[in-house]
Molecule: c-di-AMP riboswitch aptamer (ydaO/yuaA leader)
Organism: Solirubrobacterales bacterium
RNA sequence: AAAGUUGCAACGCCGAGUCGCCUUCCUCGGAGGGCGAGCGGGGGAACCACAUCCCUGGGGCGAACCGCGGCUGGCCCAUAUCCGCGGCGCGCUGCUCUUUCUGCGCGAGCCCGUCAGCUAACCCCGUAGGCCGACGAGAGAGAGGCU
Repeated sequence: AAAGUUGCAACGCCGAGUCGCCUUCCUCGGAGGGCGAGCGGGGGAACCACAUCCCUGGGGCGAACCGCGGCUGGCCCAUAUCCGCGGCGCGCUGCUCUUUCUGCGCGAGCCCGUCAGCUAACCCCGUAGGCCGACGAGAGAGAGGCU
């Protein structure tokens, strides 16, 4: 000096997961219990839709789905994990929004419990958790700053 690892902080990011107020306890800095607003989700008429049989009940949050091929085990076949490709979906690319290109990444997990199509009134629930390596460009509109 470079690369790697770990910790902290800042800027920032995924996500609905933000803000305000009241109150209790105590070791005065914490812990707990509530009420609203905002945001997010579910249930729930008429009308409409569905309506039968078999197979593997069905459904919700979320971008997290579909297809093809391969490896391994095994007599064969199929399938899961894993790997690759294609389609499609999602996030970032530092002032914000819309849009185009470029580059990078993700396509998980959890829940209800035999039950739920849509759905006005109405009813119910959540307001967490996690990450931070790098720092591009065009067009339109706007915000802010400087002169």